[in-house]
Context: one part of a larger RNA
RNA sequence: UUGGGUUUAAAGGGUCCGCAGGCGGGAUUCUAAGUCAGUGGUGAAAGCCUACAGCUCAACUGUAGAACUGCCAUUGAUACUGGAAUUCUUGAGUGUGGUUGAAGUAGACGGAAUAUGUCAUGUAGCGGUGAAAUGCAUAGAUAUGACAUAGAACACCAAUUGCGUAGGCAGUUUACUAAACCAUUACUGACGCUCAUGGACGAAAGUGUGGGGAGCGAACAGGAUUAGAUACCCUGGUAGUCCACACCGUAACUAUGAUCACUAGAUGUUGGCGAUAUACUGUCAGUGUCUUAGAGAAAUCGUUAAGUGAUCCACCUGGGGAGUACGUUCGCAAGAAUGAAACUC
Numbered sequence: 001u002u003g004g005g006u007u008u009a010a011a012g013g014g015u016c017c018g019c020a021g022g023c024g025g026g027a028u029u030c031u032a033a034g035u036c037a038g039u040g041g042u043g044a045a046a047g048c049c050u051a052c053a054g055c056u057c058a059a060c061u062g063u064a065g066a067a068c069u070g071c072c073a074u075u076g077a078u079a080c081u082g083g084a085a086u087u088c089u090u091g092a093g094u095g096u097g098g099u100u101g102a103a104g105u106a107g108a109c110g111g112a113a114u115a116u117g118u119c120a121u122g123u124a125g126c127g128g129u130g131a132a133a134u135g136c137a138u139a140g141a142u143a144u145g146a147c148a149u150a151g152a153a154c155a156c157c158a159a160u161u162g163c164g165u166a167g168g169c170a171g172u173u174u175a176c177u178a179a180a181c182c183a184u185u186a187c188u189g190a191c192g193c194u195c196a197u198g199g200a201c202g203a204a205a206g207u208g209u210g211g212g213g214a215g216c217g218a219a220c221a222g223g224a225u226u227a228g229a230u231a232c233c234c235u236g237g238u239a240g241u242c243c244a245c246a247c248c249g250u251a252a253c254u255a256u257g258a259u260c261a262c263u264a265g266a267u268g269u270u271g272g273c274g275a276u277a278u279a280c281u282g283u284c285a286g287u288g289u290c291u292u293a294g295a296g297a298a299a300u301c302g303u304u305a306a307g308u309g310a311u312c313c314a315c316c317u318g319g320g321g322a323g324u325a326c327g328u329u330c331g332c333a334a335g336a337a338u339g340a341a342a343c344u345c
């Protein structure tokens, strides 16, 4: 518990799809359910309210009226909403012609670096740090060269760049798949918006099975530091990081839900288009910065709104207890989702 809010104070669901539901463009006609008006019935009495009256007043009581905001029936009205029919093109979609991108999936290939191995040259150190030590090294290390093998990641280009619903996506190339934008106005003719429940996707870590394992590296071991040092630093190093399939379902930020309309400009930039005089300028769709009106507690926001309005969904209601307990659902588990109260300030 509403005439309130949700960037930062509590509060936008991680994202999308979407059934029910809610809401829904222009015109004409019909209907008359909602809506509005009239009339009739009913709406017991008492009570409440108004007027008057009776008890010496008052409480109290009586009489009359009003009210009973409602329901039913009936007769009308037709602007709006609903229903039926016809129609329109601007919302939405389709077609045609172009363009764009680190969008996705699968495969192939490439060079640099690193590590390891073999061979060669070569000799006493290397490595590491604030300084050291552990460690490696005369069984020939480090360094240099050649060859081979392996896994992972793709320097420069690179950018307030681009793409994707979000998570996210970056070497080159092939195949397949999806999307957006622009132009054209050819077609359909409101086919739309939002969406509880539901479904799909969803970083990292983690889990299962089987592979793989170069570098890095939780745990662990050792060396240092220190009063101590279960750390920071160093030497090693398992899981993991990688691949396939299956789980998990969290963080998810623009801390700003989606859609539509309206409201001064300036200046970058990305992709189109038009006109070209190749200066520049116009117009769509993105992506940045600064500002007008306006908003805001302020910071700030400001046509990519936090302005002005509309529709739908989600969420909030003092701090702690607590995202806990219990129950339920899901999960192999870890745990996730839902989610209190006592008590206390």
Stems, first nucleotide, its partner, number of pairs: 004316003007299002012313001014201004021194003025088007033081002035077008049065006091191001092188003095184006103177007110154001114150008125136002162169002206247006215241002220236004257312006265290009294301002318345003327338004
Background:
This is a predicted structure of a 345-nucleotide part of an RNA (small-subunit ribosomal RNA, central domain) from an uncultured bacterium. RNAcentral holds the full RNA, with entries from ENA and SILVA. Rfam family: Bacterial small subunit ribosomal RNA. The coordinates come from a structure-prediction model, not an experiment, and the mean pLDDT is 88.